């Protein structure tokens, strides 16, 4: 330098054009003599960034950034 893949919450991770699942962690509460455990609730108005397509984009297209693999 070229090709391909990936980037979603503090961490893991689903989603494949129409209100962004779930788990862990965290916070609050119930319970308990106090805790732990259990249970309930809350937590992404910028889905890496910029632009485009579309009535509508995490999702499709282009560019850029970062990481990984392969080729030279």
């Nucleotide at each position: 330098g070229g090709u391909g893949g990936c980037g979603u919450a503090g961490c893991c991770a689903a989603g494949c054009g129409g209100u962004a699942a779930g788990g862990c962690a965290g916070c609050a509460g119930u319970u308990u003599g106090c805790a732990a455990a259990a249970c309930u609730g809350c937590u992404a108005u910028u889905c890496g960034c910029c632009g485009g397509u579309u009535c509508g984009a995490a999702u499709c297209c282009g560019g850029c950034c970062g990481c990984c693999a392969c080729c030279u």
Background:
A computed fold for a 72-nucleotide RNA from Planctomycetes bacterium RBG_16_59_8, annotated as transfer RNA. It matches the Rfam family "tRNA". By type it is a transfer RNA. The organism belongs to Planctomycetota, within Bacteria.